Predicted 3D model of a 75-nucleotide RNA (transfer RNA) from a Planctomycetales bacterium. Rfam family: tRNA. Rfam describes the family as follows. Transfer RNA (tRNA) molecules are approximately 80 nucleotides in length. NCBI's taxonomy places the organism under Bacteria, Pseudomonadati, Planctomycetota, Planctomycetia, Planctomycetales.
[in-house]
RNA sequence: GCCGACCUAGCUCAACGGUAGAGCACAGCUUUCGUAAAGCUGAGGUUCUGGGUUCGAAUCCCAGGGUCGGCUCCA
Numbered sequence: 001g002c003c004g005a006c007c008u009a010g011c012u013c014a015a016c017g018g019u020a021g022a023g024c025a026c027a028g029c030u031u032u033c034g035u036a037a038a039g040c041u042g043a044g045g046u047u048c049u050g051g052g053u054u055c056g057a058a059u060c061c062c063a064g065g066g067u068c069g070g071c072u073c074c075a
Stems, first nucleotide, its partner, number of pairs: 001071007010024004018055001026042005048064005
């Protein structure tokens, strides 16, 4: 340099055009002599950035950035 995959909550990941979610973690409560565990409740989002298409975009298209992998060239 070329090709491909990926980027969504603190972490790991769903949602494949129609209300952004789960598990873990976190906070509070219940329970206990106390802790852990368990149960209940709650908080937590620039869906990488910009633009486009659409009534409507995390999702489709374009450009850019980043991560990972493969190939090639140079040294």